[in-house]
Description: The prediction has a mean pLDDT of 84. This is a predicted structure of a 505-nucleotide part of an RNA (small-subunit ribosomal RNA, 5' domain) from an anaerobic digester metagenome. Its Rfam family is "Bacterial small subunit ribosomal RNA". The RNAcentral record of the full RNA draws on SILVA.

Context: one part of a larger RNA
């Protein structure tokens, strides 16, 4: 000098764009953050229309039709999106490969099919346990829920022969044999689905070369350890796991141990090499009160799912139950320090749905904060008796200083009034927002501070103080004329900021 997610002191007019718990991965009141589909299914509260029958003529109202809340079965989603950085020195990440060792819902393309049956069960009803959470027994019922049967194939398993490729484990083509596995309907008749196979796209799993902090005042480490065989397991390779066998494996090219740390694109600095760093944005990873486990599923060992143990906390009728903000707001605590319990789904994107649409604290906006960057303003021109006042003074004067007053002008801002968007690809539909922007009117009107002035370093005098009070980044000032302390005048620097502190280069 540059930089910052900054903080502190003094000061503070506006706008645009960004950014905003770096500390306690501390504890959390309250609300919201994941639903949707009636074109899968059975019910059907309330309401409306018609209406038999009854009627005290007010009405009650079987039944039919329409609309349709809510719960339930079922499907898809909930594994995305959002948060955090605790752990992790590791194939975690980055980069380049491999998979002849693999998976893939929805989507796209291609081929074929969608036949015929069955038994239940929730909702509901009845009874019933419990303070509650939540149940129990019996009975009724539906499906794209569940289960057999049939049938197809180039699918799967085993096997035979031939050909092609390959060093080979293998892959692939053709011809056979034996065995095995499918389906679901709805409909507004336009469609939407379902099953099997092949291919693709996108997504993932696993393996691997290289790279990735400090300490040797850590030198030896290792028993599923290293390898093999066999069984098991997985989508898949593999000590992944088990049994047996062998005795290996790693290490001064730093194993093991200890400390620290999410990694990267990037960011800051620097001429570069390098050094430091990893907020916001983007990619990957890990975690979801602490620890462990599996279930469901195409996908999780699952933040707002389940089970167990633990700590904490809440309810309780004391028998027993509930909870998890490192989602968005918000509260307490910690701290030098970090915002609203806001609006909207209008846009972009996501889930569900044929769609209309519903949901979406993702997102888009608004609010707060000079926290940062950028832009603008606080007026312009003229104006000397160089006014007054202040300060200095050798008392002559000098300086503040064209500065002010005063004259003329302008209106960015400001205030008042009027108009008023784009953002919405096709008719309507805009939270932002009566915002941006435009026009008119008024009037210099509403708007300057802060730090320094001994040298480094740009800017000097007076008074006060008297090694005191104090200053200070370094050198150093202050003990009676202090340009170094305090105040004043003046001057210099930067400016809606200025200075200090902290940290990096």
């Nucleotide at each position: 000098g540059g930089a910052u997610g900054a903080a502190c002191g003094c000061u503070g007019g506006c706008g645009g764009c960004g950014u905003g718990c770096c500390u306690a991965a501390c504890a959390c009141a309250u609300g919201c953050a994941a639903g949707u589909c009636g074109a899968a299914c059975g019910u059907g509260a309330a309401g409306g229309a018609c209406a038999a029958a009854c009627u005290u003529c007010g009405g009650u109202g079987a039944g039919u039709c329409c609309u349709g809340a809510a719960a339930g079965u079922g499907g898809c989603g909930a594994a995305c999106g959002g948060g955090u950085g605790a752990g992790u020195a590791a194939c975690a990440c980055g980069u380049g490969g491999g998979u002849g060792a693999c998976c893939u819902g929805c989507c796209u393309c291609g081929a074929a099919g969608u036949g015929g049956g069955g038994g239940a069960u929730a909702a509901c009803c009845a009874c019933u346990g419990g303070a509650a959470a939540c149940g129990g027994u019996g009975g009724c019922u539906a499906a794209u829920a569940c289960c057999g049967c049939a049938u197809u194939g180039u699918c799967c398993u085993g096997u035979u022969g031939a050909g092609a490729u390959g060093g080979g484990a293998a892959u692939u083509u053709c011809a056979g044999c034996a065995g095995g596995u499918a389906a679901a309907g709805c409909u507004c008749u336009g469609g939407c689905g379902c099953u099997u196979c092949g291919a693709g796209a996108g997504g993932g799993g696993c393996c691997u070369g290289c790279g990735u902090c400090c300490g040797a005042u850590u030198a030896g480490c290792u028993a599923g350890u290293u390898g093999g065989u066999a069984g098991g397991g997985u989508a898949a390779u593999g000590g992944c796991u088990u049994a047996c066998c062998a005795a290996g494996g790693c290490g001064a090219c730093g194993a093991u141990c200890g400390g620290u740390a999410g990694c990267u694109g990037g960011u800051c600095u620097g001429a570069g090499a390098g050094g430091a760093u990893g907020a916001u944005c983007a990619g990957c990873c890990a975690c979801a009160c602490g620890g462990g486990a599996a279930c469901u599923g195409a996908g999780a060992c699952a933040c707002g799912g389940u089970c167990c143990c633990g700590a904490c906390u809440c309810c309780u009728a004391c028998g027993g139950g509930g909870g998890g903000c490192a989602g968005c707001a918000g509260u307490g605590a910690g701290g030098a320090a970090u915002a609203u319990u806001g609006g909207g789904c209008a846009a972009u994107g996501g889930g569900c749905g044929c769609a209309a649409g519903c949901c979406u604290g993702a997102c888009c906006c608004a609010g707060c904060a000079a926290c940062g960057c950028c832009g603008c303003g606080u007026g312009g021109a003229g104006g000397a008796u160089g006014a007054a006042g202040g300060c200095c003074c050798u008392u002559g004067g000098g300086u503040u200083g064209u500065a002010a007053a005063c004259u003329c002008c302008u209106u960015u801002u400001u205030a008042g009034g009027g108009g008023g968007a784009a953002g919405a690809g096709g008719a309507a539909g805009g939270a932002c927002g009566g915002u941006a922007c435009c026009c008119c009117u008024a009037g210099a009107a509403u708007a300057a501070g802060u730090c320094a002035c001994g040298g480094c370093u740009a800017a000097c005098u007076a008074c006060g103080u008297g090694c005191c009070a104090g200053c200070a980044g370094c050198c150093g000032c202050g003990g009676u004329a202090a340009u170094a302390c305090g105040u004043a005048g003046g001057u210099g620097g930067c400016a809606a900021g200025c200075g200090u502190u902290a940290u990096c280069c």